[in-house]
C1' cells in the first nucleotide's frame, strides 16, 4: 500500500440468498419444586445490528465512505 474477511444484548452465534416485527444458546434478575445447594421449570429485563450519509413507502441486508480486528500479497 494492494485485495479478501469479520464487526448483531454481558458472552458466543443466525438472520443478508428472496429489504418486510432483531432472534437462538450460555449468562442475569424474579417465582415455583427442594431444609439449603445443584439441577429442572415458568416469567422478564437487556441490542434499534462498529461509525456516518445515501436509495426506497420500509435497510441487519442494497449502495457509497469511514473505523477497528484478522488473513494473503507487495
Nucleotide at each position: 500500500c494492494u485485495g479478501g474477511g469479520u464487526g448483531u444484548g454481558g458472552c458466543g452465534c443466525a438472520g443478508u440468498u428472496u429489504g418486510g416485527u432483531a432472534g437462538c444458546g450460555c449468562g442475569c434478575u424474579c417465582g415455583a419444586a427442594u431444609g439449603g445447594g445443584g439441577u429442572u421449570c415458568g416469567a422478564g429485563a437487556g441490542g434499534u445490528c462498529g461509525g456516518a450519509a445515501g436509495u426506497u413507502c420500509a435497510a441487519a441486508u442494497c449502495u457509497u465512505c469511514u473505523c477497528a480486528c484478522u488473513c494473503a500479497g507487495a
Transfer RNA from an uncultured Clostridia bacterium, 74 nucleotides, folded computationally.
It was read from a public genome assembly.
It matches the Rfam family "tRNA". Rfam describes the family as follows. Transfer RNA (tRNA) molecules are approximately 80 nucleotides in length.
Its mean pLDDT, the model's own confidence on a scale to 100, is 81.